[in-house]
RNA sequence: GGCAUGGACUGUUCUAUCGCCGUAUGUAGCAGUGCAUAAGGAGGAAAGUCCGGGCAGCUCGAGCCACCAUGCUUCCUAACGGGAAGUGGCUGCGGCUGUAAGGCCGCAGUCAAGGAGAGCGCCACAGAAAAGAUACCGCCCCGCGAGGGGUAAGGGUGAAAACGCGGGGUAAGAGCCCACGACGCGACCCGGCGACGGGCGCGAUGGCAAGCCCCAUGGGCUGAAAGACCAAGUAUACCGGCACGCCUUCGGGCAGCGGACAGGCUCGUCUGCAUUGCCGGGGGGUAGGUUGAUAGAGGCUGUCGGCGACGGCAGCAGUAGAUUGAUGAUAGAACACGACAGAACCCGGCUUACAGGUCCGUGCCCUUU
Numbered sequence: 001g002g003c004a005u006g007g008a009c010u011g012u013u014c015u016a017u018c019g020c021c022g023u024a025u026g027u028a029g030c031a032g033u034g035c036a037u038a039a040g041g042a043g044g045a046a047a048g049u050c051c052g053g054g055c056a057g058c059u060c061g062a063g064c065c066a067c068c069a070u071g072c073u074u075c076c077u078a079a080c081g082g083g084a085a086g087u088g089g090c091u092g093c094g095g096c097u098g099u100a101a102g103g104c105c106g107c108a109g110u111c112a113a114g115g116a117g118a119g120c121g122c123c124a125c126a127g128a129a130a131a132g133a134u135a136c137c138g139c140c141c142c143g144c145g146a147g148g149g150g151u152a153a154g155g156g157u158g159a160a161a162a163c164g165c166g167g168g169g170u171a172a173g174a175g176c177c178c179a180c181g182a183c184g185c186g187a188c189c190c191g192g193c194g195a196c197g198g199g200c201g202c203g204a205u206g207g208c209a210a211g212c213c214c215c216a217u218g219g220g221c222u223g224a225a226a227g228a229c230c231a232a233g234u235a236u237a238c239c240g241g242c243a244c245g246c247c248u249u250c251g252g253g254c255a256g257c258g259g260a261c262a263g264g265c266u267c268g269u270c271u272g273c274a275u276u277g278c279c280g281g282g283g284g285g286u287a288g289g290u291u292g293a294u295a296g297a298g299g300c301u302g303u304c305g306g307c308g309a310c311g312g313c314a315g316c317a318g319u320a321g322a323u324u325g326a327u328g329a330u331a332g333a334a335c336a337c338g339a340c341a342g343a344a345c346c347c348g349g350c351u352u353a354c355a356g357g358u359c360c361g362u363g364c365c366c367u368u369u
Base pairs, nucleotide, nucleotide: 001365002364003363004362005361006360007359008358009357010356012334013333014332015331016330017329018328020041021040023038024037025036026035027034028033043340047351048350050349051348052347053346054345055223056222057221058220067219068218069217070216071215072086073085074084075083076082087113088111089110090109091108092107093106094105095104096103097102114214115213119212120211121208122207123206136155137154138151139150140149141148142147163181164180166178167177168176182205183203184202185201186200188199189198190197191196227291228290229289230288236283238281239280240279241278242277243276245254246253247252256273257272258271259270260269261268299316300315301314302313303312304311305310335338
């Protein structure tokens, strides 16, 4: 210097004119509102709505079952399934050690990482056999042979083969025995807050819980269209006042006020009404309005504590808030020529999308000293 990759930050700028949104001040108006001026007006993800919380409503005596989620440790945090620092496993590379099996150290990557010593279940294909089983080849013994018995060293199959390696032992073999090692358990010793590590002792041996399951912990449901307040017109629960005729043997009759009988009037017939009408008050609810609603577990700077996530203290700055839903258009200028993308109650995370730029780091290659 180039390429690849990880992390942090950034995410076009300026001027003029014309608009849009809410706010403040002034002004006009009884008011709705208008006019003028001033400053302000999307993001790092505003996104997905995945996780956690605030806030709110409903419900609510307690417990159990069921269901859902989480699952190494300690810490951070309002909380979390998020984050920090560790522990352990696995994979790769390099080094050291050991006859070997194996062990140790360093670096990088990665892991939903409780329990397989509670029980059940499963382990494709291949293979003789996939879990206390089995004999395909081979090996050994008996037998003339057919065949019978022993055997898991060796071969073969498989992702995985009944602990590994060395020695003893044997007819041949085998944890059958021994040393070392892998693994598991322990109420023991040492170190660590702890996960765990080292030692000692004991033990037996496949794997899978992202199969059922067991254990531990947590979880009531809903969601800003939540909820709170004010409240027109129309209709109306309810309350008050006035009116609600006469006779009756209680079946009704007469009168009154309406309606129908082809357009008007009169009579007649049928039918309805007093279980009502009018006036006043009035609760709840609707339209609509206000609020919730933007100063917050907030940001920046400095300093102190901490490996760190983060916390304490001090100082500083600080008007987006719509509800058919504002944040735009035009012209000019600059450069690196502009990606993904538009708030809707708020906050902390995670995930996803993203042109270009800045800084820090890692690996490989080339060049120079």